[in-house]
Context: one part of a larger RNA
RNA sequence: GCCGGCGACUUAGAAUGCGUGGCAAGGUUAAGGACAAUAAUCCGGAGCCAGAGCGAAAGCAAGUCUGAAUAGGGCGAGUUGAGUCACGUAUUCUAGACCCGAACCCGGGUGAUCUAACCAUGACCAGGAUGAAGCUUGGGUAAUACCACGUGAAGGUCCGAACCCACUGAUGUUGAAAAAUCAGGGGAUGAGUUGUGGUUAGGGGUGAAAUACCAGUCGAACUCGGAGCUAGCUGGUUCUCCUCGAAAUGCGUUGAGGCGCAGCGGUUAGCGAGGCUAUCUAGGGGUAAAGCACUGUUUCGGUGCGGGCGGCGAAAGCUGUACCAAAUCGUGGCAAACUCUGAAUACUAGAUACGCUAUUUUCUAGCCAGUGAGACAGUGGGGGAUAAGCUUCAUUGUCAAGAGGGAAACAGCCCAGAUCACUAGCUAAGGCCCCAAAAUGAUUGUUAAGUGGCAAACGAGGUGGGAUUGUUCAGACAGCCAGAAGGUUUGCUUAGAAGCAGCCAUCCUUUAAAGAGUGCGUAAUAGCUCACUGGUUAAACGAUCCUGCGCGGAAAAUGUCCGGGACUAAAUGAUCUGCCGAAGCUGUGGGAUAUUAAUUAUAAUAUCGGUAGAGGAGCGUUCUGCUCUAGGGUGAAGCAAAUAUGUAAGUAUUUGUGGACGAAGCAGAAGUGAGAAUGUCGGC
Numbered sequence: 001g002c003c004g005g006c007g008a009c010u011u012a013g014a015a016u017g018c019g020u021g022g023c024a025a026g027g028u029u030a031a032g033g034a035c036a037a038u039a040a041u042c043c044g045g046a047g048c049c050a051g052a053g054c055g056a057a058a059g060c061a062a063g064u065c066u067g068a069a070u071a072g073g074g075c076g077a078g079u080u081g082a083g084u085c086a087c088g089u090a091u092u093c094u095a096g097a098c099c100c101g102a103a104c105c106c107g108g109g110u111g112a113u114c115u116a117a118c119c120a121u122g123a124c125c126a127g128g129a130u131g132a133a134g135c136u137u138g139g140g141u142a143a144u145a146c147c148a149c150g151u152g153a154a155g156g157u158c159c160g161a162a163c164c165c166a167c168u169g170a171u172g173u174u175g176a177a178a179a180a181u182c183a184g185g186g187g188a189u190g191a192g193u194u195g196u197g198g199u200u201a202g203g204g205g206u207g208a209a210a211u212a213c214c215a216g217u218c219g220a221a222c223u224c225g226g227a228g229c230u231a232g233c234u235g236g237u238u239c240u241c242c243u244c245g246a247a248a249u250g251c252g253u254u255g256a257g258g259c260g261c262a263g264c265g266g267u268u269a270g271c272g273a274g275g276c277u278a279u280c281u282a283g284g285g286g287u288a289a290a291g292c293a294c295u296g297u298u299u300c301g302g303u304g305c306g307g308g309c310g311g312c313g314a315a316a317g318c319u320g321u322a323c324c325a326a327a328u329c330g331u332g333g334c335a336a337a338c339u340c341u342g343a344a345u346a347c348u349a350g351a352u353a354c355g356c357u358a359u360u361u362u363c364u365a366g367c368c369a370g371u372g373a374g375a376c377a378g379u380g381g382g383g384g385a386u387a388a389g390c391u392u393c394a395u396u397g398u399c400a401a402g403a404g405g406g407a408a409a410c411a412g413c414c415c416a417g418a419u420c421a422c423u424a425g426c427u428a429a430g431g432c433c434c435c436a437a438a439a440u441g442a443u444u445g446u447u448a449a450g451u452g453g454c455a456a457a458c459g460a461g462g463u464g465g466g467a468u469u470g471u472u473c474a475g476a477c478a479g480c481c482a483g484a485a486g487g488u489u490u491g492c493u494u495a496g497a498a499g500c501a502g503c504c505a506u507c508c509u510u511u512a513a514a515g516a517g518u519g520c521g522u523a524a525u526a527g528c529u530c531a532c533u534g535g536u537u538a539a540a541c542g543a544u545c546c547u548g549c550g551c552g553g554a555a556a557a558u559g560u561c562c563g564g565g566a567c568u569a570a571a572u573g574a575u576c577u578g579c580c581g582a583a584g585c586u587g588u589g590g591g592a593u594a595u596u597a598a599u600u601a602u603a604a605u606a607u608c609g610g611u612a613g614a615g616g617a618g619c620g621u622u623c624u625g626c627u628c629u630a631g632g633g634u635g636a637a638g639c640a641a642a643u644a645u646g647u648a649a650g651u652a653u654u655u656g657u658g659g660a661c662g663a664a665g666c667a668g669a670a671g672u673g674a675g676a677a678u679g680u681c682g683g684c
Base pairs, nucleotide, nucleotide: 001684002683003682004681005680006679011095012094013093014092015091016090017089018088019087020086021085022084023083026049027048028047032043033042034041053060054059063075064074065073066072098236099235101233105226106225107224108223109222110221116200117199118198119197120196121195122194123193124192125190127159128158129157130155134151135150137148138147139146163187164186165185167184168183169182170181171180202218204214205213206212211220239618240617241616242615243614244613249262250261251260252259253258263371264370265368266367267366268365269364270363273360274357275356276355277353278352279351280350281349282348283347289341290339291338295335296334297333298332300330301329302328303327306324307323308321309320310319311318312317374399375398376397377396378395379394380393381392382391383390404415405414406413419590420589421588422587424586425585426584430580431579432578433565434564435563439577441576442575443574444573445572446571452567458552459551462549463548464547465546466545467544468543469542470541471540479536480535481534482533483532485509486508487507491503492502515530519528520527591608592607593606594605595604596603597602619673621670622669623668624667625666626665627664631661638657639656640655641654642653643652644651645650
């Protein structure tokens, strides 16, 4: 891992509701007793519930309480009277209470054959090196001291086996081994190592101290018991079909992944005629917008209280001002916590409607829940950076709990809500060249960028449409030819300044025209050029604005953002026709649920997606009772296959196997259904 067996809402008492049954203004016995008997029956009326309420109570009583009250008010009666006992079932409470699962806590014991320390008694340490004190002899001294050879043998001394340890590396890591092996390493006469026997025990011991060690276990050993501890936590919880069908919100909570109440679901009754939609009418409002009348904020200008800085004066004070500036006038803005104003929606009420609904919707009550982590999308806001597949509200939708078609793929987007069958039809969104069902459809424009098939500020004689306005055969626009002069090098400045460094002024003359000069240029001149004018040529040439589609701007990490092929339409704007396209709608047939007619034969209508969850109806297993005690070696159960049948759980028949039990019907009782629990036991 697979297969097979086992494996989880039980039992008792109590409470409440529902169903069924008995009796009924009553219902019922408990303990206990009688009989052979623990069943059944009979006895047992203590007690309990109901039959009357009100009051805190004494108490009174169809009333009572409050009260001074005969008032008023509260709760009752007057009203249609129903209870009670048992069984079944649902839920709750008390118990282990659906099952498995802690780490812990407490009590009694067992452990020092491992290990820590200690006690008693034994054992062990190859070999080599070093050479302390002391001593002898000699030297030396007044005597000591001191020096030298020798002797001597000390040491938590040195090197190094046994022995003890465990610093490094490799191997090993389902190992040879639950700590080793190999190669090195440290100590090795000492605080040394070691045998045997003994002592200390868990709220404890021992500890050269690491929370270390106390039998592979140690921040509190092991074992049995309290004990099925507790677990707001995780996991698991076994047959079928039918009907309805949520929530992820509010308030509170030592509350936040838990609960209580409310909200939303189911179910059973009751009351009962409304409900929804559309239109109209009537409401209140202070949002959007707008506005500046208030509260604030703010631009510029006028007036300018007061202040600043000056002047005059001995002071009081007077006065000037191009500075600041209250207030006020005009002007232009801003506001969630501004409003002189003020919508659309929404909400409330009413009216109308042969609009929809009556199989509906609201409300009330009993019982039973689940939910209280929500997600995205559109809209209106807050937070954030007008970031986030971000966060937090409001509101609507979808998903959640929703399949089908479209969006290449894609819970939350678009279309659309799957009772079942059909090789029938019509449509929705979206599509119709091929992949791939349907137009290589029609009319008329646009685009040349593969734009379409990612993006901004900004930029550009891309191109289509529109508007306004100029020049022009008296010759425009562009090109070519020619001129573009004189006073004058204007004046100032300057080393110089001559149209052209800079400053001021910017006139006059000759003219067809020519600036005290548009640009280049020079040290300054010179030179080139432009404005402006003439000629030549010849028919259109400019300026501004609005708008459609394109262009640039445009760099990212596996390999290219059309799904691909490919497309100049098969792109895009407008208009039109046809077709395809879903589990939508229709058609044909079948089923179920509900209601109404009807009455047991049916008909009509509506409905039949579904998680948590509620309700209903069934199938099967084991055992028991009753009926018949079916059947059975002429072959039971079980097992296997085939066939038939039912909406399903299933059932029936036949055949084979098997070799002795055992169905059906009606009831009853449960150790009653497995694929999951790191389930459990067995097999492989």
Predicted 3D model of a 684-nucleotide part of an RNA (large-subunit ribosomal RNA, domain II) from Picochlorum sp. RCC944. The prediction has a mean pLDDT of 84. The full RNA is in RNAcentral, with records from ENA.